[in-house]
Annotation
The RNA shown here (transfer RNA) has 73 nucleotides and comes from a bacterium. Model confidence (mean pLDDT): 81 of 100. It matches the Rfam family "tRNA". About the family: Transfer RNA (tRNA) molecules are approximately 80 nucleotides in length.
């Protein structure tokens, strides 16, 4: 320098064909217990790394930039 890849909730990941952003643990609350823990049920929590284009719509396509992993030189 040059190529793939990965970037979504604290963490650990899904999101197939461009049309409401989840899931599992974590955290809080109720319910259960004497009680704790198990469980059970709610509930909080996202600028979908950033910017920018295409589109009635964009996590999702494009284009650039950032980190971060792998390969080549």
């Nucleotide at each position: 320098g040059g190529g793939c890849g990965a970037u979504u909730a604290g963490c650990u990941c899904a999101g197939u064909u461009g049309g409401c952003a989840g899931a599992g643990c974590g955290u809080u609350c109720g319910c259960c217990c004497u009680a704790c823990a198990c469980g059970c049920g709610a509930a909080a929590g996202g600028u979908c790394a950033c910017a920018g284009g295409u589109u009635c719509a964009a996590a999702u396509c494009c284009u650039g930039u950032a980190u971060c992993g792998c390969c080549c030189a």